[in-house]
This is a predicted structure of a 1467-nucleotide RNA (small-subunit ribosomal RNA) from an uncultured prokaryote. The prediction has a mean pLDDT of 83. Rfam family: Bacterial small subunit ribosomal RNA. The RNAcentral record of the sequence draws on ENA.
RNA sequence: AGAGUUUGAUCAUGGCUCAGAACGAACGCUGGCGGCAGGCUUAACACAUGCAAGUUGAACGAACCCUUCGGGGUGAGUAGCGCACGGGGGCGUAACGCGUGGGAACAUGCCCUUGGGUGCGGAACAACGUCUGGAAACGGACGCUAAUACCGAACGACAGCUAAUACCGCAUAAGCCCUGAGGGGGAAAGGAGCAAUCCGCCGAUAGAUGAGCCCGCGUUAGAUUAGGUAGUUGGUGAGGUAAUGGCUCACCAAGCCUAUGAUCUAUAGCUGGUUUGAGAGGAUGAUCAGCCACACUGGGACUGAGACACGGCCCAGACUCCUACGGGAGGCAGCAGUGGGGAAUAUUGGACAAUGGGGGAAACCCUGAUCCAGCGAUGCCGCGUGAGUGAAGAAGGCCCUAGGGUUGUAAAGCUCUUUCAGUAGGGAAGAUGAUGACGGUACCUACAGAAGAAGCACCGGUUAACUCCGUGCCAGCAGUCGCGGUAAUACGGAGGGUGCAAGCGUUGUUCGGAAUUACUGGGCGUAAAGAGUACGUAGGCGGCUUUUUAAGUCAGGCGUGAAAGCCCCGAGCUUAACUUGGGAACUGCGUUUGAUACUGGAAAGCUUGAGGACUGGAGAGGAGAGUGGAAUUCCUAGUGUAGAGGUGAAAUUCGUAGAUAUUAGGAGGAACACCAGUGGCGAAGGCGACUCUCUGGCCAGUUACUGACGCUGAGGUACGAAAGCGUGGGGAGCAAACAGGAUUAGAUACCCUGGUAGUCCACGCCGUAAACGAUGAGUGCUAGAUGUUGGUUUACGGGGAUCAGUGUCGUAGCUAACGCAUUAAGCACUCCGCCUGGGGAGUACGGUCGCAAGAUUAAAACUCAAAGGAAUUGACGGGGACCCGCACAAGCAGUGGAGCAUGUGGUUUAAUUCGAUGCAACGCGAAGAACCUUACCAAUCCUUGACAUCGAGAUCGCGGACUCACAGAUGAGUCUUUCAGUUCGGCUGGAUCUCAGACAGGUGUUGCAUGGCUGUCGUCAGCUCGUGUCGUGAGAUGUUGGGUUAAGUCCCGCAACGAGCGCAACCCUCAUCCUUAGUUACCAGCACGUUAUGGUGGGCACUUUAAGGAAACUGCCGGUGAUAAGCCGGAGGAAGGUGGGGAUGACGUCAAGUCAUCAUGGCCCUUAUGGAUUGGGCUACACACGUGCUACAAUGGUGGUGAUACUGUGAAGCUAUACCGCGAGGUGGAGCAGAUCCCCAAAAGCCAUCUCAGUUCGGAUUGGAGUCUGCAACUCGACUCCAUGAAGUUGGAAUUGCUAGUAAUCGUGGAUCAGCAUGCCACGGUGAAUACGUUCCCGGGUCUUGUACACACUGCCCGUCACGCCAUGGGAGUUGGUUUUACUCGAAGCAGGUGCGCUAACCGUAAGGAGGCAGCCUACCACAGUAGGGUCAGCGACUGGGGUGAAGUCGUAACAAGGUAACCGUA
Repeated sequence: AGAGUUUGAUCAUGGCUCAGAACGAACGCUGGCGGCAGGCUUAACACAUGCAAGUUGAACGAACCCUUCGGGGUGAGUAGCGCACGGGGGCGUAACGCGUGGGAACAUGCCCUUGGGUGCGGAACAACGUCUGGAAACGGACGCUAAUACCGAACGACAGCUAAUACCGCAUAAGCCCUGAGGGGGAAAGGAGCAAUCCGCCGAUAGAUGAGCCCGCGUUAGAUUAGGUAGUUGGUGAGGUAAUGGCUCACCAAGCCUAUGAUCUAUAGCUGGUUUGAGAGGAUGAUCAGCCACACUGGGACUGAGACACGGCCCAGACUCCUACGGGAGGCAGCAGUGGGGAAUAUUGGACAAUGGGGGAAACCCUGAUCCAGCGAUGCCGCGUGAGUGAAGAAGGCCCUAGGGUUGUAAAGCUCUUUCAGUAGGGAAGAUGAUGACGGUACCUACAGAAGAAGCACCGGUUAACUCCGUGCCAGCAGUCGCGGUAAUACGGAGGGUGCAAGCGUUGUUCGGAAUUACUGGGCGUAAAGAGUACGUAGGCGGCUUUUUAAGUCAGGCGUGAAAGCCCCGAGCUUAACUUGGGAACUGCGUUUGAUACUGGAAAGCUUGAGGACUGGAGAGGAGAGUGGAAUUCCUAGUGUAGAGGUGAAAUUCGUAGAUAUUAGGAGGAACACCAGUGGCGAAGGCGACUCUCUGGCCAGUUACUGACGCUGAGGUACGAAAGCGUGGGGAGCAAACAGGAUUAGAUACCCUGGUAGUCCACGCCGUAAACGAUGAGUGCUAGAUGUUGGUUUACGGGGAUCAGUGUCGUAGCUAACGCAUUAAGCACUCCGCCUGGGGAGUACGGUCGCAAGAUUAAAACUCAAAGGAAUUGACGGGGACCCGCACAAGCAGUGGAGCAUGUGGUUUAAUUCGAUGCAACGCGAAGAACCUUACCAAUCCUUGACAUCGAGAUCGCGGACUCACAGAUGAGUCUUUCAGUUCGGCUGGAUCUCAGACAGGUGUUGCAUGGCUGUCGUCAGCUCGUGUCGUGAGAUGUUGGGUUAAGUCCCGCAACGAGCGCAACCCUCAUCCUUAGUUACCAGCACGUUAUGGUGGGCACUUUAAGGAAACUGCCGGUGAUAAGCCGGAGGAAGGUGGGGAUGACGUCAAGUCAUCAUGGCCCUUAUGGAUUGGGCUACACACGUGCUACAAUGGUGGUGAUACUGUGAAGCUAUACCGCGAGGUGGAGCAGAUCCCCAAAAGCCAUCUCAGUUCGGAUUGGAGUCUGCAACUCGACUCCAUGAAGUUGGAAUUGCUAGUAAUCGUGGAUCAGCAUGCCACGGUGAAUACGUUCCCGGGUCUUGUACACACUGCCCGUCACGCCAUGGGAGUUGGUUUUACUCGAAGCAGGUGCGCUAACCGUAAGGAGGCAGCCUACCACAGUAGGGUCAGCGACUGGGGUGAAGUCGUAACAAGGUAACCGUA
């Protein structure tokens, strides 16, 4: 410090996710030791049991025990001090509660300082005794008694007096309280000791300590909480308190708090700190420390220095326990422990040895505070599980290309060591004199032995680390992207590796990364985001100069900022964690001294900002009133006649009752052509005939006025298109709704004919729009060029200058890019508004506004990993431009109808083997299924096998012929034959058989694991690269443009320059000529011969054969074009503009086809999915389709005649001639391995006849008879003859081929092959028609445009309905919490009143009094109750929408002009 994830790729926006650190953690697997720390985060839920606060006999009196009789001890009770500390958990609390800094009107036990006092009496009550109640708890009555318990009187100091500190009197006055300012008032206690003395007691004084109170500042979220408050705010007086104060009361006044957020609601103890972070911040408040509040829930006081009291009291309530039912007892949020809750958190331990606390004079006692131990890897820290050597690189495992690699110096082996743990011995510090729970602990020494001690997660990217097997969208994984559908580095296992390590992972939470709430440090034209516009309140900000002040600001000093923690330097435990000393820091607050530039306050001035005055100017600026012409419609009248309207085409509609058309007149409403312009005005919405009236703003010029008066603007107010609403008018045209006609599968639409609200006016609402420049307002600054509007000015011209507007282009700069650019989206400042992933949703609920429609404000649950912007390359478009193609058009011939052939589908079957399936499967693989082929089916057989290699053994041939059984394979047997080489050796080779296992074998599966081959776009003209340049980048440029071409063919231009694969050419063939060579071909001239024939001699001239050359290049001429490339025409030429044809197929596309040609990975079968045989099947047949053949006839059939061709084939072959048969064919047989012989007959042609008919057309089908091939023609061959003579009379919608030697038509040959062709591949004969042209259909190419497509339009995608699931709104109501108002009730308690009942201390003249108690009454008040509000939550029949879910239904709304451009507001 970053990374992954939206896309085909890119940049930016933006969310989600990860890597880090932390934890009182939990869970899973694993677990050796020690030190230090920490350990109910949940139920402030309920608690059994034990302990946690006592102590003092030197305060007191009984009782009891011991005694050396001196005394000592135990100890209930009275009394004193303590129990308000220590310990616990965090309910409540948004508060002077806490933090920080100040303040004054207070009290403070024990402690300390100072100076005093401490004398005399009295009356009781416990204990105790007697009686007595009760189950118990606990009492009651009577009687006795002590005190440092209680009560009374006296009581300051000094002097006088006195026995005296008693008592009386006088003077002074520093000290306590009260005061009416004179005066008045209030204490005490003793105990121990032989004594000294000590401990106490009383009231003062000063302090210390710890409390109480007040104030400034800081301290969570919500405005869908905006008003709150009656003791409320203040005053006077009184009461009350330790003390100020509405703290309380009486009276008076009407205040007080609040947008700088009152009140209400929710949540929460606060802080030092902790954690994270570079910091600023964020989150948090366990342990330790400070403060607060609480102690079963609520209320209350008592005692006391201190409490409204955790282990005290009273009352009420809930709960638990005891009970004799009459009554009682209790409070673990102390330490242990139990139940419960929970993912989850320990022992009913030891000791007061230390530190501290309480009591005591002390000894000492108490102390679950504390110190220790126990449990648990909960965390941090440290140590160990061995070290060295050791290659045969052992064995085993795993992988393998079978060679090896890896585990791996790892192990074993050898040589060592002993930390930790173990055993034994010694043995602390902690303790100032004694005392040690920990503890025989730490530590030290000795001994034995490598001995007792390693796991967990991960290995697709992120993210370090790879292979095999299993599984087969299953099982599963997953933080995110995503893996898994038969070759998974992603699942599970294994081997190996990586990381950490007594731990490792997972989960949860916090911060970080996240500049993703942006103070540091973000944005708002199009990604989320500028309010529709203006005015203006509060607020914020604000021109120049001077003086002053010192609030902000800056500097210094002082005080404070607890300790601990963090940081730095040291120290102590062997180190570290840990502990500890010192320092720094604590960024804060207060106070004080100073500085005065800037901001603020005060004062005075200035003119440039702002405003004013005067003179001019332009304008659809606004409001009111009036006027005008054109047009539509309607009405009246005339002319006139059959149609008019309307549409893609029609119809509804109007019209013979006279329409449309046309002429004249009239009525009425609405809107204002031309001018008219990226022209004008207005804040925006918006404003358009003309005239008048009223009126706002703006601009220019001049100026001698005011003197900062300014800018922005939360709330607020006003204006605000259209639609809509209310009331009343008006209504020509247009026109939601509605009706009809069309279109359509449907058409609640688009189109047409009608038509009502509305549109118009007046008044009142609504308050929204894609209210847009998608761009808030204001000020200043930052190149220009060129239009235009209104002023002014000038050298008065047409040009220029300047101010204010309004446009286009463009520099710098900015921007993700597009783009913006003095009218900024540039550079700065001020103020306001708004944004923070998509959906849910601008929705629900609540509030406000509205007559309503609705507007405004505005969430959450849930869900997704994206959604969105700009630009790029493609693809696509019922977008555009250009171009090409038998693509259309123009033609010719067909297919589709019939019969048959053939292939396919389907069906059938034991099997009808398999594959090919739009073009690009279907006379295709198959250039030929009777057996074979053959892969299929049935039956019968074989198992190292029909075939290959290896081992062992045997034999020497292999083979041939025959017989029997069988359907055959096969089995049994007979006869015949007796391998080769040789070094002569059962040596070698070869062959056959037998045995065993490795293996063979598979047309089994996967063409979506593959190679190879092939099809298709397409013989279309395209596809790319290097360097350079442009762009942040994907990419672009080149390759686009202007011409041209069959062509990315060529030329020109150009930030491109070059190059490659394609095109073309080079290759083959045909057409012309030449050369060479002539046999089997040929025969011109010469010769011979024949009935005839190149038959013969001869010849190579021709034809021809087959080898090599020539020839054609827009080369020449003219025109055109740009002086180019080229195009047009012409000449010559056998051929003319690639001369015809072929071969040749760029980068790529279709997971195209083929595992059944072949090869091949994986998988599968192995007495069978292999091998063999016989028979059957592939040939089936209601049907459908493709491709063909033959026809329907006269351009023909039949008969006859007869000329001409080319390519090819031939030995298990072609077969002449001859004979036989009607014929297929047969018999016999010359020649020919072929330019020599044969196939071989060419056919269309010509002549005659038939005369339009189901025929002399057509030949299917069927019967009969044959021929040939073959082991065999039944299933299932071809052909021949005789007979039979079906459909069919030119073929619907639709559709195919072809542009010249082509179509059409005619025959011929070949491959396969025993036989079988209408198929396929070749060959020649005869031989046309048409092309105006590119509008349209189809396909293709280039450029451009739009795009929400990229699996790329067979794309994407919307909504209803149906089904499952999820969360949520409404909902009659119902349940509960909380809060509040009014009233009722009124425990305990304090206060007040009363107190005729009772009463020890004091007074008393003995009557009584003072004082006190019970009782009663009153006020206040907890709980409770009644009635009514507010608010929150749960449930809820039914209901609304929303989200989500591989293959449901209906349509097709959007994206292309998306087929009616889309979208916004409204009805």